This is a predicted structure of a 554-nucleotide part of an RNA (large-subunit ribosomal RNA, domain I) from Myxococcus llanfairpwllgwyngyllgogerychwyrndrobwllllantysiliogogogochensis.
[in-house]
Context: one part of a larger RNA
RNA sequence: GGCGUGCGGUGGAUGCCUAGGUGCCAAGAGGCGAUGAAGGACGCGGGUGGCUGCGAAAAGCUUCGGGGAGCUGUCAACCAAGCGUUGAUCCGGAGAUGUCCGAAUGGGGAAACCCAGCACUGCGAAUAGCGGUGUUACCUCUCACUGAAUACAUAGGUGAGAUGGAGCUAACCAGGGGAAGUGAAACAUCUCAGUACCCUGAGGAAGAGAAAACAACGAGUGAUUCCCAAAGUAGCGGCGAGCGAAAUGGGAACAGCCCAAACCGAUGUCACGCAAGUGGCAGCGGGGUAGAGGGUCCACGGUAGGACUUUGACUGGCUAGCGGAAGUCUCUGGAAAGAGACACCAAAGGGCGUGAUAGUCGCGUACGCGAAAGCUGGUUGGAGCUGAGUGGGUUACCCAAGUAAGACGGGACACGUGCAAUCCUGUCUGAAUCAGCCGGGACCAUCCGGUAAGGCUAAAUACUCCUUGGCGACCGAUAGUGAACAAGUACCGCGAGGGAAAGGUGAAAAGAACCCCGGCAAGGGGAGUCAAAAGAACCUGAAACCGCAUGUCU
Numbered sequence: 001g002g003c004g005u006g007c008g009g010u011g012g013a014u015g016c017c018u019a020g021g022u023g024c025c026a027a028g029a030g031g032c033g034a035u036g037a038a039g040g041a042c043g044c045g046g047g048u049g050g051c052u053g054c055g056a057a058a059a060g061c062u063u064c065g066g067g068g069a070g071c072u073g074u075c076a077a078c079c080a081a082g083c084g085u086u087g088a089u090c091c092g093g094a095g096a097u098g099u100c101c102g103a104a105u106g107g108g109g110a111a112a113c114c115c116a117g118c119a120c121u122g123c124g125a126a127u128a129g130c131g132g133u134g135u136u137a138c139c140u141c142u143c144a145c146u147g148a149a150u151a152c153a154u155a156g157g158u159g160a161g162a163u164g165g166a167g168c169u170a171a172c173c174a175g176g177g178g179a180a181g182u183g184a185a186a187c188a189u190c191u192c193a194g195u196a197c198c199c200u201g202a203g204g205a206a207g208a209g210a211a212a213a214c215a216a217c218g219a220g221u222g223a224u225u226c227c228c229a230a231a232g233u234a235g236c237g238g239c240g241a242g243c244g245a246a247a248u249g250g251g252a253a254c255a256g257c258c259c260a261a262a263c264c265g266a267u268g269u270c271a272c273g274c275a276a277g278u279g280g281c282a283g284c285g286g287g288g289u290a291g292a293g294g295g296u297c298c299a300c301g302g303u304a305g306g307a308c309u310u311u312g313a314c315u316g317g318c319u320a321g322c323g324g325a326a327g328u329c330u331c332u333g334g335a336a337a338g339a340g341a342c343a344c345c346a347a348a349g350g351g352c353g354u355g356a357u358a359g360u361c362g363c364g365u366a367c368g369c370g371a372a373a374g375c376u377g378g379u380u381g382g383a384g385c386u387g388a389g390u391g392g393g394u395u396a397c398c399c400a401a402g403u404a405a406g407a408c409g410g411g412a413c414a415c416g417u418g419c420a421a422u423c424c425u426g427u428c429u430g431a432a433u434c435a436g437c438c439g440g441g442a443c444c445a446u447c448c449g450g451u452a453a454g455g456c457u458a459a460a461u462a463c464u465c466c467u468u469g470g471c472g473a474c475c476g477a478u479a480g481u482g483a484a485c486a487a488g489u490a491c492c493g494c495g496a497g498g499g500a501a502a503g504g505u506g507a508a509a510a511g512a513a514c515c516c517c518g519g520c521a522a523g524g525g526g527a528g529u530c531a532a533a534a535g536a537a538c539c540u541g542a543a544a545c546c547g548c549a550u551g552u553c554u
Base pairs, nucleotide, nucleotide: 001553002552003551004550005549006548007547008546009545015539016504017503020475021474022472023471024470025469026468027467028466029464030463031168032167039101040100041099042055043054044053046079047078049075050074051073061095062094063093064092065091066090070083071082072081106115107114108113116136117135118134119133120132121131122130123129138165139164140162141161142160143159144158145157146156172203173201174200175199176198177197183190187238213221214220225252226251227250228249229248235243236242256456257455258454263286264285265284267282268281269280270279271278272277291434293399294398295397296396297392298391299390300389305386306385308384309383310382311381312380313379314378315377316376317375318374319373321369322368323367327342328341329340330339331338343360344359345349351363352362353361405429406428407427408426409425410424411423412422415441436451437450438449439448440447491498492497511538514526515525516524517523
């Protein structure tokens, strides 16, 4: 020195555990904000560093309920001083206070700071100074006053009023813009993809939606949305890669309405007129809303209902809570819930805890009960508002115009210009009013379906920052969130931004009094505690690695 064995050290794997995560289900909620949000800064405690809570009324104040013996949050003890059956602490409802920054809004600004005006008011001798309360941004709308070029007017200006706007917010939604890596085994049309991303806007959902729709040549359907099938079909496609319907059938859910116009009327204004009045224009009221075309016009009618407004009654739910059955003994043990024995409850044998494994020890569970106050749903009644109709007549009038349609250039449709219908529109043209007009995948005829160029519309559908309850052949500390711990912390970066590591004594601190060595150390040896030192660098304590002892080999 190698190898083996034994005993240690180091190290923190493994096992066990869970305070934290994660996915899903059901229900709720789906917003907050100038009555100042989200998010912060700085403060507030008897002694107070972080967290939590709160705001100069500052770990809190008032009040109404619940509750019933302790309490002055937590890491985290300790000291001091107090509070409480005249009901504290604590839990819930409502309210008060709520510094400064922040949309931040009196002006400024390098956020949490600086400097003001006006009204009222306090101290003060004060017209000096200091303080308190309120108010003063911009835009929009309404009203009032004023008011150019320019006579009336208008633009503009000034002021008052507004519980109007703004800013924040996880995903879902609509719209405006809009890639590339990639695939095509290269690549350009194509694909990825109208995806990612940016912007705008809204709601609890959004969007769509009451046929100028489908279908069919036998006939029929009857708004929209979503799901299953049709179907990887018909098609599209450097006919490559790939893209990819619809009718129809079956389900979910169901709901239909309002205007424009014709016509009538009042008002304002202008024109004509001596006047009565007539006509034009503007906004307004009535009327009216359809495809067996309807309405206007004439005659007769006011109900069913309603998604609108308001007001009662009854009855649920949420925001604190309350009651809630039944076991003892012996043994082992540090400890009984274990074992043995004999009992009991059960609308409760879900679960958690308790010194090991508990239906009957504790919290609970099944079941039953409960609200002064606030929020929310259902049923039902009243009032207001609104409101389907019937008949006649076809002479006349109306039925959404720079629209429909066409040409060219693009885009959307599963559809890449294709035989390319349909929808949108940048440019140029440009109709008709029911004997009209559009569609049925070029186009034409016949036939059939419908009535564009205005608008609203619940439910079925999408999502989950958040609340409550529940579940898991989900994880168990290199896992599961980045984060079980002071975690978006420490730390890094000028910044945008990046971003950790780190859980476990014991049933209970009973956390080792006292003695000894040592530097008034670190550490150790006794003693003591404990079931056990498990001794705080603390459960278990693998391996690498480092020693000591011993055997053997060279």

It matches the Rfam family "Bacterial large subunit ribosomal RNA". Its mean pLDDT, the model's own confidence on a scale to 100, is 83. The sequence was found in a public genome assembly. The source organism's lineage runs through Bacteria, Pseudomonadati, Myxococcia, Myxococcaceae and Myxococcus.